Predicted 3D model of a 336-nucleotide RNA (Bacterial RNase P class A) from a Burkholderiaceae bacterium. The prediction has a mean pLDDT of 76. Its Rfam family is "Bacterial RNase P class A". The family's RNA type in Rfam is ribozyme. The RNAcentral record of the sequence draws on ENA. The gene name in the source record is rnpB.
This record gives sequence, C1' cells and structure tokens, in this order.
RNA sequence: GAAGCUCGCCGGGCCGCCGCCCGUGCAAGGCCCGAAAGGGCGCACGGGAGGAACGUCCGGACUGCACAGGACAGCGCAGGAGGUAACACCUCUCCGCCGCGAGGCGAGGAUCAGAGCAACAGAGACGAGUCGGCCGGCCGGGGUUCGCCCAGGCCGGCCGGGUGAAACGGGCAAUCUCUGCGCGCAGCAAUGCCAAGUAGGCGCACGACGACCUGGUUCCGGGGAGUGCGCGGGUAGGCAGCACCGAGCCGGUGGGGUGACCCCCGGCCCAGAUUGAUGGCGGUCACGCGGGGGCGACCCCGCGCACAGAAUCCGGCGUACAGGCGGGCUUCACAC
Repeated sequence: GAAGCUCGCCGGGCCGCCGCCCGUGCAAGGCCCGAAAGGGCGCACGGGAGGAACGUCCGGACUGCACAGGACAGCGCAGGAGGUAACACCUCUCCGCCGCGAGGCGAGGAUCAGAGCAACAGAGACGAGUCGGCCGGCCGGGGUUCGCCCAGGCCGGCCGGGUGAAACGGGCAAUCUCUGCGCGCAGCAAUGCCAAGUAGGCGCACGACGACCUGGUUCCGGGGAGUGCGCGGGUAGGCAGCACCGAGCCGGUGGGGUGACCCCCGGCCCAGAUUGAUGGCGGUCACGCGGGGGCGACCCCGCGCACAGAAUCCGGCGUACAGGCGGGCUUCACAC
C1' cells in the first nucleotide's frame, strides 16, 4: 500500500419566528362541553422518540380466572458448563463443516423398540432378491462317425463388470417415534372503581268506590290507567391501571470473573396521549454528488441528506437503514 475479518460508536449542530403535548408554579376570576362524574381554555419555567420506537417472533413483570397431588394429550427445547427475573437469548468450551488466515456456521440426545422415506441412472432402492460369467446336480429337446457335441430350463454354490450418494449394508430422527427437561389458561380491548338516558328489572304503597294531571278554586268540569317511593345490576361515558425509586439511567485508571455478567462508590429522576403531542418556515455550519474558476491552498453555483416514528412496561431475537468515526487482528506485495 492492497484485499479482508471482527468489536464498538454516531446517525445531523446552532440561531430566529410561529405552533403542539405533559408537569410544576401563579392566577381561582370568568368562559365553554356535559344530567352528573369529569374535562378544556391564560401566563411563566422545565421536559418532550429510536437504534431500531418497527415485526409482534420468544421470555418475563403485572392483572383476572382456574387450581389437593399426579398423569395423559398438546406445544416447545436438545453436546458440556455458566450468566440471567426468565428465555428458544448471551458467554466460555468440546466436536463437525467452510476459509491459506483473522474468523464464520451448526436444526450437534437416541437408528440397542416399532414404522416410514430416497429424484435421476440402473436388471434391482429398503421388501428382499436380482443381471452376467463359471462350477456341480437334475430335466427334457436337437444333431451324431455312437466316442460324444450343441443350445435351453430348474435348484444350489462361487465370483464380478456396470448404474448410483447409497446395492442384506448403511443413511435420514428438518418424517412419525423414543428419551430427558420446561409450560395451568387468557391477555392493558387484562383488570378495578364511579356512573346517565327513564332503556329495562325487582319490591312496597295507592288506584275504575277514579290514584294522577289540569281549568276556574270549600264544589264543579275535562282528560284519565297508571302514579309515587325504595333497591340493586349493566350499557354509553369518565377515572384508575399509566408514565412508575425501577430486573431504572449515567459515570468510575474501583473490585471479582477467560467471558457473558456480578458486586461496590458517586451522581440523576428521564416523553406519554386516546382524532392520538414531539411539527412547519427561514438562515447558517457540517457531510455527499454534479458543474464552473484557480498552478495551488481554495472559491462560486445547483441538488441531496437514509430507515423509520412511542401507546401497559421490561429483557432478547429478527428485519430496514443515506452517510460517517474509532479499536484490535489476518493475508499478500514492496522497502529498511
């Protein structure tokens, strides 16, 4: 210098204007929606997407239901040891395969029980036998110089070319199966609480001997089969769950361990709705591409700047991604 392997990180910065969501404080006066419960509208300050927030594929937290214990069924996992709240995740290691190598990949329990499967080629492919040659025995046929000779069939034995990945010997368990281990079922539209409409239910009292409503008002007239009170349940809707002191985040020339990871010390509190916020415009800087100018450092113009966006939370896996940065290592070439 070229070609690679692997680990880790970033994934736009700043300024101005106009907006959106949440929290705290100040105002508590008014207005709006709603029957109510409850919610919204002002000002200031603070906070406001990601490495994948994605797919919803695994594992948990949490909640409800079920549950004496065990088993069957079903589903999942599979060398060994460890990490973890847990896992199908991660780490170390053995073995196998690939690579010159750094390294990468593995669906790596069992063919001692039973079953199933194998394209093409080949006579024959999982049931056992079969194609050719040679030898022996038996059977009948033809020829004959009567000494034998020729082709064939059946049975047994031996050997083998060829086909193919594989030919009475193996393979496949990513086919069923067996063994060991794990799993109760559902999921935040979980679940708990509050709670309209007179929608509907139940109970009591009164009521055609006129309850009840109504016009004039001691009475009369009209309508008239329901009226009043109480109770509990659900729906619409609202609140909580739910923005979390936590499997929490950041830092450490701290300690243990090969490592995943664990422990210790210090600091921090960090989005959150239910038509669903996190945006738009302008400027500038950085980056990339193209064009032009300049001997050159550089300057000018135009375009572009990915994948994607929280919705109960967390740990993984998988997938997408313009562009960029850093560490370690391998092979080759050259120079010293």
Taxonomically the source falls in Burkholderiaceae (Bacteria, Pseudomonadati, Pseudomonadota, Betaproteobacteria).